A computed fold for a 365-nucleotide RNA from a marine sediment metagenome, annotated as Bacterial RNase P class A.
The coordinates come from a structure-prediction model, not an experiment, and the mean pLDDT is 77.
The sequence is in RNAcentral, with records from MGnify.
Of the family's consensus pairs, 93% are formed in the model.
It matches the Rfam family "Bacterial RNase P class A". Rfam classes the family as a ribozyme.
[in-house]
RNA sequence: UGGCGGGCGGCCGCCCGUAAGGGAGGAAAGUCCGAGCUCCACAGGGCAGGGUGGUGGGUAACACCCACCGGGGGCGACCCCAGGGAAAGUGCCACAGAAAACAAACCGCCCCUUCGAUCCGGCUCCUUAGGGGGCCGUCUCGCAGGAGCAAGGGUGAAACGGUGUGGUAAGAGCGCACCAGCAGGUCCGGUGACGGGCCUGGCUAGGUAAACCCCACCCGGAGGAAGGCCAAAUAGAGGGGGAUGAGGUGGCCCGCCUCGAUUGACCCCCGGGUAGGCCGUUGGAGGCGGCUGGCAACAGCCGUCCUAGAGGAAUGGCCGCCGUUCGCCGAAAGGCGAAUACAGAACUCGGCUUACAGGCAUGCU
Repeated sequence: UGGCGGGCGGCCGCCCGUAAGGGAGGAAAGUCCGAGCUCCACAGGGCAGGGUGGUGGGUAACACCCACCGGGGGCGACCCCAGGGAAAGUGCCACAGAAAACAAACCGCCCCUUCGAUCCGGCUCCUUAGGGGGCCGUCUCGCAGGAGCAAGGGUGAAACGGUGUGGUAAGAGCGCACCAGCAGGUCCGGUGACGGGCCUGGCUAGGUAAACCCCACCCGGAGGAAGGCCAAAUAGAGGGGGAUGAGGUGGCCCGCCUCGAUUGACCCCCGGGUAGGCCGUUGGAGGCGGCUGGCAACAGCCGUCCUAGAGGAAUGGCCGCCGUUCGCCGAAAGGCGAAUACAGAACUCGGCUUACAGGCAUGCU
């Protein structure tokens, strides 16, 4: 990096299907991105809000993938990057440290002044001739005050380019040479990000934007309980019929009983809609194999396969044998015991992330 995710058999069950037959995963998970599909909203533009952020390609699309560029890490194979902008503005930079950015000064370095000590030199005074004192200059040191510096030390994750030389009281891009880096111009290579060369410039610019912010591009909302269809009972709006009526009793008629006259019993039709049912919901940006194009992601063509559909929600339980790993025993063959993970579809895809006992394959350091 890729791949596996225990195997076989028996018995009893569950779901789908007329039957034959079929019945969880690499993540079915998180619901973090991107889509299909559905409904709602929608002239156009702007503000606000959110997201993305090197370049080229892939893709239905993406925040995903591939290749490359730049930066960082590692001896290396290789890995990591939220990778536009910090010379637009604002903010922040813990602790330590003098100072975390129009600078500043703890130790230190240097100069001046006062005082003191001291080596040496000069002048001069005293003398018991051994020496002692005063003044001036100079070297060094100390306390205090004033001015300068940022080279060195120290602090820190980070301290206002590096090395050398000149310069200076000491120093400093203060001057110069080289180097690093920056800005502008120009040439060459590359589709591009970018890389390389030359010239000029000022000597130098801290970090931080998953801080505000600026720039460029993108973005309507809700989701399968979306949504669509069929449609009881009861009540009821509307329309039509309705007195030679409707219902009960009864096998039927008469009869009897009940209801009923336009504010109408009863019958028929019917919109919407509840319960309930069906669809959405097994076939798709689909899997596998081969060929072709491409560094690759991927694309095209050909062949082949059909691969869960539940609805409080199936995919399970028990037993036997065999695997795998570990421990113990054994000379060995083997025996005994333990463990065998993470996890359970609910419209469907493409990704990402997270979890995972134990194996396997390949390449490289």